[in-house]
Context: one part of a larger RNA
RNA sequence: CACCGCCCGUCACGCCAUGGAAGCUGUGAGCGCCCGAAGUCCGUGUCGGAACCGCAAGGACCAAGCGGCCGAAGGCGAGCGCAGUGACUGGGGCGAAGUCGUAACAAGGUAGCCGUAGGGGAACCUGCGGCUGGAUCACCUCCUU
Numbered sequence: 001c002a003c004c005g006c007c008c009g010u011c012a013c014g015c016c017a018u019g020g021a022a023g024c025u026g027u028g029a030g031c032g033c034c035c036g037a038a039g040u041c042c043g044u045g046u047c048g049g050a051a052c053c054g055c056a057a058g059g060a061c062c063a064a065g066c067g068g069c070c071g072a073a074g075g076c077g078a079g080c081g082c083a084g085u086g087a088c089u090g091g092g093g094c095g096a097a098g099u100c101g102u103a104a105c106a107a108g109g110u111a112g113c114c115g116u117a118g119g120g121g122a123a124c125c126u127g128c129g130g131c132u133g134g135a136u137c138a139c140c141u142c143c144u145u
Base pairs, nucleotide, nucleotide: 003108005105008101009100011098013095014094015093016092018090019089020088023085024084025083026082027081028080031077032076033075034074039070041068042067043066044065046064048062049061052059053058111132112131113130114129115128116127117126118125119124
């Protein structure tokens, strides 16, 4: 490059990341229950043991075994967290010359915008209330010359 301007949204195409989603996979830390190794501890302690007491019987002590508490791994169950993946689905970003219209910017051709409600291929339209960050014309008040 200055209205032959600018510019909005749907739709189409391509790429990218992302939300939702029946589920699927993996992983993590816990919870409840079951089972329960080793081992300490507690109880019991036939048989046994030279050492301590005792002349002896017996006692003290030790100890196998048995029982118990705790207890690793393991099993079962209902959940939780975090990743990945997931038919389908939602919008988003970006992309020289795609489609439909023309909403906004000059009173943008219905002034615009805000809130809300309804409606509509889309930008949007309509109703109600509000704002001037509205052009134009007239009047009033005020300020400056």

Predicted 3D model of a 145-nucleotide part of an RNA (small-subunit ribosomal RNA, 3' minor domain) from a soil metagenome.
Its mean pLDDT, the model's own confidence on a scale to 100, is 82.